[in-house]
């Protein structure tokens, strides 16, 4: 610090996701060792067992028990020392452990206040410790009980109680009043002394109580809350102020600065991130608070309303003799259960610290240590050097050969760590107690105070640390490799199995899945999931937007609030400033030091932006006062206007209603048909009613804030501009809420109602048409009064004010001027400059650059839904979520492409011709069928007489049988054989198999060479993949196009050239141009053909000379003609057009005239066209079979359906007979004359001829003449029968031909469709390849030979501009909504069940706090001689208030779950349509309102997207 992903590609918004850190952590996979630290985040869920609060005999009495003496009837007594347990009493148990339910609170933080307050122990000061009294546990003896405990009788003690004295002190209406104690030890001269202690009081210190400013969660779909509420007075309370209570009086008091309710939450110092400001988080630790099974109480106490106290009430466990007990691990260990998941039922008080002791001591699960656990965090190892034959093996590669790789082994060395074994710190400081010196005071001792030496005690601990010995010894995983991301090969799998954090791999070549090699990366770890913060300037304060991307309120007015002109004096609250307290420690920064380092720790130092006092300054907000005029307003004087209301008048022009005329149709439509009209429409003329709108002017032209206003004339009434003076003196600006106004359509009530016209009817059109069109028409549209509140209520721009270049139009004012015409205000348009901006565009009427203040956005979709709430008569409308889904959804702009959008423009594209085809028979070829098999490929244009330029066998690849298995065929090696053929003959279908017969050649004598046979490597495959490929073709198209360097525009993506004017058969060319220039296509160069000329004449050819039947032969080169090489044509030339240009038009001459005519020549790419079966070729398969050989079959089948042909339907014909002219080919297993046979296809013979020489080889139509005469014929020939030829091994399946005979459809062919523009079309024969045979197909040849084109509107196809888009797999696109069918989370839901608060009654434990003569009462005090009696106070009972749990109504909050309904979302190739992107085929769209299966259709207004 940034990437990845929307697109074909760009630039933007915008959200997803990753790299980064961190964690009380879990999980996988691995694990050596050490030092620091952590360690139920889950149900505040239950809990066996053992500890965790004791301690004082120097406060009290004393006992069992021991021990010793005495006595003894040997049962036991007494006496003396010691004494455990219990018990009274004192202190402690309120600390120290734990753990966050609870609490949104003065509970925390912070900074104050307590003149409104306790404080036990300690520290200091002062002063006291006199004298009495009466109980009581404990003991004893009884009693009741299963226990647990209890109760009665005697009897005792105290630092346990109780009065008395004194009394600094307190209160105090100054008169008074109220108020203490306690004693042990120890020493002694016995008098006292110390020393712990008790009491009162002063001061500290420490601790805690209370108030207060001021801070930090979330919802407004929580908006109003509250009665002890809020003051006040008396009165009680409390250690304290107070509604803390309670009586009476007042009606306060909190709230948009968010109470009241709900929801979640301990707070803080810290702690993670992060630049920082934020954001997250409060686990170890250190502060504060709560809380201790759940719930109320209160007692004792300095402190508690008390974790290991008590009392009640619940739940829960336990024990019981059923009558009653007992318990609280959210201490430390351990269990159970729960959970992805958190430890020993461990030692020890040696250190620290705490509690009682005067001290010894004693208690201390606080603490100090250990154990488990990679759970962090840090530190160490797991060897170092050497070591190339670059071993072996892996792995990869056709191989060479790379890689693992100095890696290993091997040598050489080391010993952290590792085992054994020794030795061995520090943590311990001192208490008592001895021993010494020191001070003060004392009469002495014991003591006191200060300092010295000595002076026991270690849990850890078989410590750390060190010494030897041994010996590389014991010790390396994990993830990941397709971008983000460091790092790749090779198998295996074939949308399977699998992977993924995001984009996304896997359908046979997967760098993405699984293995291995190999590599990267981290390492006693390593990944992976969760969570947090970053990146996210992605909630934007620091640092975001709103015209089109999410985003400006429909529009005023105006409340609170923010915010505000000039000046002067004044405070000094914000502001800035010095000093001052706080701001704990720990952490965190720095700097030093301690553990061998480090984590860890110590010791010092800044700092801590906060917040309190205090003391200064006044510049600037702020406030006070006063003044000011430039802001904003009032008056005066003009001006413009569809600006509102309400009343009144006017003409067209519709319709209608009476009456004339008048006669057969109107009307309406793409076209019609409903309708209307002889009962007189329509037209037309006249007269009359009605209502609604107001034509021309009218215009990016006025007025209003905004919806919106349009005849004319009155009346009433807002705004607003201009000039010049005068007044007011900041009176402003903005605006949450609020309050008006607010198009259409709807909505209520009462009128109206011509035309229009949702709904509706009916006629069309269509597959269907619930539409569009076309005829009717209801509500509506109008008027009045009230609602209703919403639109694409737009300029998709919120109001105000201020500043920043012009130019040019329009409406309105004023001012100058002699005209042109300048000046200056206000409004409203265009272009534009800087500037802004993702672009497009805005640009003084800002979307530029400030201010001020409102609104409002945060990925699409669910959704503007659902639920609440408000409004509304309804219809709705306002406010407005969420699970759940997806990686995107968008904005501008750029190439394509496409469009039932536009323009030019060519093409046999149409139109104009001509002749087919589509009907007949047939031949082919395809499809389907069938079949053992009907091989097997092309299959819209671009397959179908297409591979196939010859399927009887062979060909073949198919089907059925019978055979071979190194092979039918290649190559090498070994070994062995000498043949292999070839010829007869036997089986066999045949391949084959087996017998006879015949038989190698070369040699340097090693051997080769040829064949055969054996064996191993291979071989072989018309098996698969043309979606792995090459080559090669088809097609768009012989269409004019396709690129590129430079250069310039643009953020880009591209553009620009290549567009534009002209022109062309062309992106031909010419002109202009930010653009020059250039490649590939176009032409041109090739070949053919049309003229010519030159050369060259056999086999060609004959004018003239000879000659003959015959260019036969002499001869001849004139001519044809052949086949070589040249020439010829270029808009050259002449008029015209044109832009003086490229060009076009006409014309001359020319064999030819604007490319002469034909061919070959196929740009960039397109279509995953075709073709693994022409060959080639990766990968996969098969391998006695998918390969090979052979027979026979089959590719030739047949209800049918389709392309292409051939031959006809006739008389421009047919038949017969006569005659005439071609060109181009092909011929040795070849063409074959002439003759002769045969009706003929032929068949007989053989001459010529490797061919300009001979054959093939008769051209045919045509042209003369006869016949036919319109008939299914003398048309047409299918078909079938007979006979035959011919080729061939062999015409059965299944060849061609020929002769007699037989003679089918068919009478010019629906709808649709094809060719063709001149030597074409048609027609007519003739070669040729292939072939043994077979042509109606293909290829070529020539003869005869036309008709038409005005034209480009339309049908297809194709190019160049432009435009518009939601497509880019690119219109054979994209999409939309219902229906069905599957899952998913959701909303409502009769009910039904939880949980939580609330109010109101009941019941009322336990307790405090009052009242109470009913029972009882040791000290005090009155009285008595006592006895007693009375008082004062106490206890107990009784009762009142309150007052937890329960209970009963009631209505709210919140969950579960639920018949059944309801829309929503995904999901495969389903159904119905076709609504939207192109004018999308009726333009969308936007509110409304109606109707339809459903997208949606209509009216009404609006909008331009």
């Nucleotide at each position: 610090a940034g990437a990845g992903u929307u697109u074909g590609a760009u630039c933007c918004u915008g959200g997803c996701u990753c790299a980064g850190a961190a964690c009380g952590a879990a999980c996988g996979c691995u694990g050596g060792c050490g030092g620091c630290g952590c360690g139920u985040u889950u149900u505040a869920a239950g809990c066996a067992u053992g500890c965790a609060a004791g301690u004082c005999g120097g406060a009290c009495g004393g006992u069992a028990g021991a021990g010793a003496g005495a006595c003894u009837u040997c049962g036991g007594u007494c006496u003396c020392u010691u004494g455990a347990g219990a018990g009274u009493g004192g202190c402690g148990a309120a600390c120290g452990g734990g753990u966050g339910a609870g609490u949104a609170a003065c509970a925390c933080g912070u900074a104050g206040a307590u003149a409104a307050u306790c404080u036990g122990c300690c520290u200091u000061g002062a002063g006291g410790u006199u004298g009495g009294g009466g109980a009581u546990a404990g003991c004893c003896u009884g009693u009741g009980g299963a226990a647990a405990c209890a109760c009665a009788g005697g009897g005792u003690a105290a630092u346990a109680c109780c009065g008395a004295a004194u009394g600094u002190g307190c209160c105090u209406a100054c008169g008074g009043g109220u108020g203490a104690a306690a004693g042990g030890u120890g020493c002694u001269a016995a008098g006292g002394c110390a020393c712990c202690g008790c009491c009162u009081u002063g001061a500290g210190a420490u601790g805690a109580g209370u108030c207060u400013g001021c801070g930090g969660c979330u919802c407004a779909u929580u908006a109003g809350g509250u009665a002890g509420u809020u003051g006040g007075u008396g009165g009680g309370g409390u250690a304290a102020a107070g509604g803390c209570c309670u009586a009476c009086c007042a009606a306060g008091c909190c709230a948009a600065c968010g109470a009241u309710g709900a929801g979640u939450a301990g707070c803080c110092g810290g702690c993670c991130u992060g630049a920082g400001a934020g954001g997250g988080u409060g686990g170890a630790c250190g502060g504060c608070c709560a809380c201790a099974c759940u719930g109320g109480g209160a007692c004792u106490g300095a402190g508690a309303c008390a974790c290991g106290g008590c009392c009640c009430a619940g739940a829960c466990u336990c024990c019981u003799a059923c009558g009653g007990g007992a318990g609280g691990c959210a201490g430390c260990a351990g269990c159970u259960a729960a959970g992805a998941a958190u430890c020993u039922u461990c030692c020890g008080c040696a250190a620290u610290g705490g509690g009682c002791g005067c001290a010894a001591g004693c208690c201390u699960g606080a603490c100090g240590g250990a154990g488990c656990g990679a759970c962090g965090c840090c530190g160490c190892g797991u060897g170092a050097a050497u070591g190339a034959a670059g071993a072996a093996g892996g792995c990869c590669g056709u191989g060479a050969g790379g890689u693992u790789g100095u890696a290993a082994a091997g040598u050489u060395c080391u010993u952290u760590u590792c085992u054994u074994a020794c030795c061995g710190a520090a943590g311990a400081a001192u208490a008592a107690c001895c021993g010494g010196a020191u001070g003060a005071g004392g009469g002495a001792a014991u003591g006191c105070u200060u300092c010295c030496g000595g002076g026991a005690u270690g849990a850890c601990a078989u410590u750390a640390a060190g010494u030897a010995a041994g010996g590389a010894a014991u010790a390396a995983g994990c993830c990941c490799c397709g971008g983000c991301u460091a790092a790749u090969u090779a198998c295996g799998u074939g949308c399977c199995a699998g992977c993924a954090g995001c984009c996304g791999c896997g359908g046979u070549a997967a760098c993405a899945c699984g293995u291995a090699a190999g590599g990267g990366g981290c390492a006693a770890g390593c990944g992976u999931u969760g969570u947090u913060c970053g990146g996210a300037a992605u909630u934007a304060u620091u640092g975001g937007g709103c015209g089109u991307a999410a985003a400006g309120g429909g529009c005023g007015u105006g409340u609170a609030g923010g915010c505000g002109g000039u000046u002067u004096c004044g405070c000094a609250a914000g502001u800035c400033u010095g000093g001052u307290g706080u701001g704990a420690a720990a952490g965190a920064c720095c700097a030093c030091a301690g553990c061998u380092u480090a984590a860890c720790u110590g010791u010092g130092g800044g700092a801590a932006c906060g917040c309190g006092c205090u003391g200064g300054a006044a510049a600037c907000u702020g406030u006070g006062a006063g003044a000011c005029u430039a802001g904003a307003g009032u008056a005066u004087c003009g001006g413009a206007g569809g600006g509102g209301g309400a009343u009144c008048u006017g003409g067209a022009a519709u319709u209608c209603c009476u009456a004339g005329u008048g006669u057969a149709g109107g009307g309406g439509u793409g076209a019609a048909a409903u309708c209307u009209g002889u009962a007189g429409a329509u037209a037309u003329u006249a007269g009359g009613a009605a209502g609604a709108a107001c034509a021309c002017c009218g215009g990016u032209g006025g007025c209003g804030a905004a919806g919106g206003c349009g005849a004319g004339a009155u009346c009433c009434u807002g705004g607003c501009c201009g000039a010049a003076u005068a007044c007011u003196g900041a009176c402003g600006c903005u605006g949450a809420g609020g309050c008006g106004c607010g198009a259409a359509a709807g909505c209520g009530u009462g009128g109206g109602g011509a035309g229009c016209g949702a709904a509706c009817a009916g006629g069309a059109u269509u597959a269907g048409a619930u539409a569009c069109c076309c005829u009717g028409g209801u509500a509506g549209u109008c008027c009045a009064c009230g609602c209703c509140g919403u639109a694409a209520a737009c300029g998709a721009u919120g109001u105000g004010c201020a500043c920043u270049a012009g130019g040019u139009g329009c409406c309105u004012g004023g001012g100058g001027g002699u005209a042109g015409c300048c000046c200056u205000g206000g409004g409203u348009g265009c272009c534009g400059u800087a500037g802004c901006a993702a672009a497009c565009g805005c640009g003084u009427u800002a979307a530029g650059u400030g201010c001020a203040c409102c609104g409002c956005c945060u990925g699409g979709g669910g959704a503007g839904u659902a639920u609440g709430c408000c409004c509304g008569c309804a219809a709705g409308g306002g406010u407005g979520a969420a699970a759940c889904u997806c990686a995107a959804a968008g904005g501008a702009a750029u190439u394509g492409a496409c469009g039932g959008g536009g323009g030019c423009c060519c093409g046999c594209a149409c139109a104009a011709g001509c002749g087919g085809u589509g009907g007949a028979g047939c031949a082919u070829g395809u499809g389907g069928u069938u079949u053992a098999a009907u091989u097997c490929g092309a299959u819209g244009a671009u397959a179908c007489g297409c591979g196939a330029g010859a399927a009887a066998c062979c060909u073949u690849a198919c089907c059925a049988g019978g055979g071979c298995u190194u092979g039918a065929c290649a190559u090498a090696u070994a070994c062995u054989u000498g043949a292999c053929g070839a010829u007869u003959g036997u089986a066999g279908a045949g391949a084959u198999a087996c017998a006879g017969u015949u038989u190698c050649c070369c040699u340097u004598c090693g051997g080769g060479g040829c064949a055969g046979g054996u064996a191993u490597a291979c071989a072989g495959g018309u098996g698969c993949u043309g979606c792995a490929u090459g080559g090669c073709u088809g097609u768009c198209g012989u269409c004019a196009g396709c690129u590129c360097g430079u250069g310039c525009u643009g953020u880009g993506a591209a553009g620009u050239g290549u567009u534009g004017g002209g022109u062309u058969a062309a992106g031909u060319c010419c002109c202009g141009c930010a653009a020059c220039g250039a490649g590939c296509g176009c032409a041109a160069c090739c070949c053919c053909u049309g003229c010519u000329a030159u050369c060259u004449g056999u086999u060609g050819c004959c004018a003239g000379c000879a000659u003959u039947a015959a260019g036969u032969u002499g001869g001849g080169g004139a001519c044809u003609c052949a086949g070589a090489u040249g020439g010829a044509a270029c808009a050259g030339c002449c008029g015209g057009u044109g832009a003086c240009a490229a060009a076009c038009c006409g014309g001359a001459g020319g064999a030819a005239g604007g490319u002469g005519g034909g061919g070959a020549c196929g740009a960039c790419g397109u279509c995953a066209a075709g073709u693994c079966a022409u060959c080639a070729u990766g990968g996969c398969c098969c391998u006695u079979a998918u390969g090979u050989c052979c027979u026979g079959g089959g590719c030739u089948a047949c209800a049918c359906a389709c392309g292409u042909g051939c031959u006809a339907c006739a008389a421009u014909g047919g038949c017969a007979g006569g005659u005439a002219c071609a060109g181009a080919g092909u011929g040795a297993u070849g063409c074959g004359a002439a003759a002769c046979c045969g009706c003929g296809a032929g068949g007989u013979g053989a001459a010529g001829c490797a061919a300009a020489u001979c054959g093939c080889a008769g051209a045919a139509a045509g042209c003369c003449u006869g016949u036919c005469u319109c008939a299914g014929u003398a048309c047409a020939g299918a078909u079938u029968g007979a006979a035959g030829u011919c080729u061939g091994a062999a015409a059965c399946c299944c060849g061609a031909c020929u002769u007699c005979a037989u003679g089918a459809a068919g009478g010019u062919g629906g709808a649709a469709u094809c060719g063709c523009u001149a030597g074409u079309a048609a027609u007519c024969g003739c070669g040729c390849a292939u072939c043994a045979g077979c042509a109606u197909g293909g290829c070529g040849c020539g003869g005869u030979g036309a008709a038409u084109a005005c034209g480009u509107u339309c049908c297809c196809g194709g190019g160049c501009c432009u435009u518009g888009u939601a497509c880019a797999c690119a219109c054979c696109g994209c999409c939309c909504g219902u229906c069905a069918c599957a899952c998913c989370a959701c909303c409502c839901g009769a009910g039904u069940u939880g949980g939580g608060g609330g109010u109101a009654c009941c019941c009322g434990a336990a307790g405090u706090c009052g009242c109470u003569c009913g029972u009882c009462u040791a000290a005090c005090c009155u009285u008595u001689c006592a006895c007693g009696a009375g008082g004062g106070g106490g206890a107990c009972g009784g009762u009142g208030c309150c007052g937890a749990a329960g209970g009963u109504a009631u209505g709210c909050c919140u969950g579960g779950u639920a018949a059944g309904g309801g829309g929503g979302g995904u999901g495969a190739a389903g159904u119905c349509g076709u609504a939207a992107c192109a004018a999308g085929g009726u333009a969308g769209c936007c509110g409304u309102a109606c109707u339809g299966g459903a997208a949606a259709g209509u009216g009404c207004g609006g909008c331009u997207g």
Annotation:
RNAcentral holds the sequence, with entries from SILVA. A computed fold for a 1505-nucleotide RNA from Marispirochaeta sp., annotated as small-subunit ribosomal RNA. Its Rfam family is "Bacterial small subunit ribosomal RNA". The coordinates come from a structure-prediction model, not an experiment, and the mean pLDDT is 85.